[in-house]
RNA sequence: AGCGAUAAAGGCAAACCCGGUGAAAGCCGGGGACGCAAAGCUAUUGGGCCUGUAAAAUGGCAGCCAGCUACCGAAA
Numbered sequence: 001a002g003c004g005a006u007a008a009a010g011g012c013a014a015a016c017c018c019g020g021u022g023a024a025a026g027c028c029g030g031g032g033a034c035g036c037a038a039a040g041c042u043a044u045u046g047g048g049c050c051u052g053u054a055a056a057a058u059g060g061c062a063g064c065c066a067g068c069u070a071c072c073g074a075a076a
Stems, first nucleotide, its partner, number of pairs: 003073002011036002016031006034063001040068003046065002048061003
């Protein structure tokens, strides 16, 4: 570099419910855990998806791929 245990220490939090916000997609807070070894960060100039529209503009998604960075260390 790469890889990923029924390891250790920790972390995040889907659906759903409540409150707020938004035209919507969605987002924020609380509860809650389906899962996650990057489910950390990046959305103007990587691709993709959603909203919206006649087409756009606009807005959004990093828990789709991708890029960047990073804790731990059994086995191969």

c-di-GMP-I-GGC riboswitch aptamer from an uncultured Peptococcaceae bacterium, 76 nucleotides, folded computationally.
Its Rfam family is "c-di-GMP-I-GGC riboswitch aptamer". Its family is annotated with cyclic-di-GMP binding in the Gene Ontology. A reference for the family is Smith et al. (2010), "Structural and biochemical determinants of ligand binding by the c-di-GMP riboswitch ", Biochemistry.